[in-house]
């Protein structure tokens, strides 16, 4: 300097006019009182990295004062991180890249029961396919042994090389070696990952197949749920009815209420609260590889309810994509004009 | 804004990891029958909503995305 990777940050800016929405004062006005409301000045603030998807986790609020067990779900290498997580970090191993980096529904098939269609001879202790070797015969083709030597069919075919043996042969047996199992050992918190000795000689594949084992897991959801105001039909019918009925996803057991629960049908679709100071946000030290965590100091940044930020005008360049909060967090997916800045890796060239 | 379910020829459905070259049925096209038409008989064209993953092998199993659709005062 070019590539390639990872990773963090901004998202049109800035004056000006008019126009919107909360707050916080300030004048008037209207209602009987408290108070409500309605209009006009002034100050201040006012959409995102995804706000979208509703894939998980939770705060939080009710069932409920509140438990256990089965069932069902939900995740899966090892450690940590966090308020939790199906998230983040770090390494193991297994793939893919020169490499920095990148992917993994990553536990277990000698625990059991399935599955492998066509094709082949056969898909787990399978073998009646052609070749190939050995033996006999009524000899050019039959029979009997040989078993994976070569071919062949398939996605996948039961270790390798030398040699003993054998009528040929075949871990039948040996010696070397691969895999796997046990024993010791050695680093490591582990997952792993060396090194030794030994054995049967060999134990295919597939659990995002049933299933088997670790862990976890109560439900519903701010339109959750409290409070006032008013209004109506102190409606109607059915079931059990204390050995009963109801309640908390579904079952059993506790637990608690004592009358519950079901249909059908009226009234009211009004207003406050919940509603924004949080597991919050920045800086600096420190500890840690990281993820993060402490300790100090600084800041307060929309809170609507037929649902709020448009319109013009000038000037700058990054010429403006994707796209607008509705109880608030922590991820993760998906969309997407650009622009800044940093760490690593490879080549190339200079010193 | 929360919480549920679905998508298969031009319509409606069947289909459960291979028998899928995706089956029926109505539409459509075309031959046969008839004097013509309708019926009937034969036959043919037509789709797994997209995209990534497990598998030898996916409409089917797992995940994303798109589009529907229900339901909560």
């Nucleotide at each position: 300097u070019u590539g390639g990777u990872c990773a963090a940050c901004c998202a049109g800016a800035c004056g000006a006019u008019c126009g919107c929405g909360c707050c916080a004062u300030c004048g008037g006005g209207u209602c009987u009182c408290a108070g409500a409301u309605c209009c006009g000045g002034u100050g201040c603030c006012g959409a995102g990295g995804a706000a979208c998807g509703u894939c998980c986790g939770g705060g939080c609020u009710c069932c409920a004062c509140a438990g256990a067990g089965c069932a069902g779900c939900g995740u899966g290498g090892u450690g940590g991180g966090u308020a939790a997580c199906g998230c983040c970090c770090a390494c193991c191993c297994g793939g893919g890249g020169u490499a920095a980096c990148c992917c993994g529904c990553g536990a277990g098939c000698a625990a059991g029961u399935g599955c492998a269609a066509c094709a082949g001879a056969a898909a787990g202790u399978a073998g009646g396919u052609c070749c190939a070797c050995c033996g006999g015969c009524u000899g050019u083709g039959c029979c009997g042994g040989c078993c994976a030597g070569g071919a062949g069919u398939g996605a996948a075919a039961c270790g390798g090389u030398g040699g003993u043996g054998u009528a040929a042969g075949a871990g039948a047996c040996c010696a070397c070696c691969a895999g796997c199992g046990u024993c010791g050992u050695g680093u490591g918190c582990g997952a792993a990952c060396g090194c030794g000795a030994u054995g049967g000689c060999u134990g295919g594949g597939u659990a995002a197949a049933c299933c088997u084992c670790a862990c976890g897991c109560g439900g519903a959801g701010c339109a959750a749920a409290a409070c006032c105001a008013a209004a109506u039909a102190g409606g109607a019918g059915a079931a059990c009815u204390a050995u009963g009925g109801a309640g908390u996803u579904g079952c059993u057991c506790g637990c608690u209420c004592c009358g519950u629960u079901c249909u059908c049908g009226g009234g009211u679709u009004g207003g406050u609260u919940g509603c924004u100071a949080g597991a919050g946000c920045c800086g600096u030290g420190c500890g840690g590889c990281a993820a993060c965590g402490u300790a100090c100091g600084g800041c307060c940044g929309a809170g609507a309810u037929a649902g709020a930020u448009g319109a013009u005008c000038g000037u700058c360049c990054a010429c403006g994509a994707c796209a607008g909060a509705a109880c608030c967090c922590g991820g993760c997916g998906u969309a997407u004009c650009g622009g800044u800045u940093g760490g690593c890796c490879a080549a190339u060239u200079c010193g | 804004g929360g919480c549920c379910c679905c998508a298969u020829c031009g319509u409606a459905u069947a289909g459960c990891g291979g028998c899928c070259u995706a089956g029926u049925a109505c539409u459509c096209c075309g031959c046969c029958c008839u004097c013509u038409c309708a019926c009937g008989g034969c036959g043919g064209c037509a789709a797994c909503a997209g995209g990534g993953g497990u598998u030898c092998g996916a409409a089917u199993c797992c995940c994303c995305u798109u589009g529907g659709g229900g339901u909560c005062a």
This is a predicted complex of two RNAs, RNase P RNA and transfer RNA, with 424 nucleotides together. Rfam match: Bacterial RNase P class A. By type it is a ribozyme. The coordinates come from a structure-prediction model, not an experiment, and the mean pLDDT is 76.